A computed fold for a 253-nucleotide part of an RNA from a Puniceicoccaceae bacterium, annotated as large-subunit ribosomal RNA, domain VI. NCBI's taxonomy places the organism under Bacteria, Pseudomonadati, Opitutia, Puniceicoccales, Puniceicoccaceae. It matches the Rfam family "Bacterial large subunit ribosomal RNA". Its mean pLDDT, the model's own confidence on a scale to 100, is 87.

[in-house]
Context: one part of a larger RNA
RNA sequence: CGUUGGAAAUUUGAAGGGUUCAUUCCUCAGUACGAGAGGACCGGGAAUGACAUGCCUCUGGUGUUCCGGUUAUUGCGUCAGCAGUACCGCCGGGUAGCUAAGCAUGGAACCGAUAAGCGCUGAAAGCAUCUAAGCGCCAAGCGAUUCCUAAGAUAAGAUUUCCCUUGAGAGUCCAGGAAGACCACCUGGUUGAUAGGCCGCAUGUGUAAGUGUAGUAAUACAUUAAGCAGAGCGGUACUAAUUACUCGAUUGU
Numbered sequence: 001c002g003u004u005g006g007a008a009a010u011u012u013g014a015a016g017g018g019u020u021c022a023u024u025c026c027u028c029a030g031u032a033c034g035a036g037a038g039g040a041c042c043g044g045g046a047a048u049g050a051c052a053u054g055c056c057u058c059u060g061g062u063g064u065u066c067c068g069g070u071u072a073u074u075g076c077g078u079c080a081g082c083a084g085u086a087c088c089g090c091c092g093g094g095u096a097g098c099u100a101a102g103c104a105u106g107g108a109a110c111c112g113a114u115a116a117g118c119g120c121u122g123a124a125a126g127c128a129u130c131u132a133a134g135c136g137c138c139a140a141g142c143g144a145u146u147c148c149u150a151a152g153a154u155a156a157g158a159u160u161u162c163c164c165u166u167g168a169g170a171g172u173c174c175a176g177g178a179a180g181a182c183c184a185c186c187u188g189g190u191u192g193a194u195a196g197g198c199c200g201c202a203u204g205u206g207u208a209a210g211u212g213u214a215g216u217a218a219u220a221c222a223u224u225a226a227g228c229a230g231a232g233c234g235g236u237a238c239u240a241a242u243u244a245c246u247c248g249a250u251u252g253u
Stems, first nucleotide, its partner, number of pairs: 001152001005163007015149003021049007033038001051106005059100004066093005071086006111143002117137004164252001169247004173189005194240003197236005203229003210223005
């Protein structure tokens, strides 16, 4: 842009794509078979591996925006307490997010027409013959089923609801995002919880500073499950989503 006014929601499925795996154990059964040694088919059940897809509850990894310890050195006049630099200086942990080694799910079953093959009936050819007429069985393959995309399927489909010349609706713009290179998509824009701030909680770290007490001191103990804290959850209009503008059908070629 089209689908012939606009919006929202729910759909049909032409067509296309994905998947299609393997092993072990138990049972059948030490049965059939076989002199014995050995040792099944069919059927039923339980696991596992690889692969694929999704996810982060658990187990972990990462987590240079969180907490703590510590070395050297510089600075804040000194002490104390902090900060900078040294690969995040090094080290111990770790929320969200991302992630695998973690978790969940999947391959199934059934049907149709068949290939090679196996048959029934059966003539040509008084016999025989699966085939010539006719009728069956049969594969991880084909179709269908299952999963995904899907009406630009230009033959552009269907259903429901609502709105419109008294302007429906869309966009610009702004606050953002489990969306993202940009665009797009999604949420919100004061009739507001969209982001930040603040408050509370979760969670992480591990008992802050100051003061007091004990000790010559290093240090320990008490105040103190303290202090601090990124992304998480909830609440709260304090801040910012202001105002406005553009396009847009003469009731639908």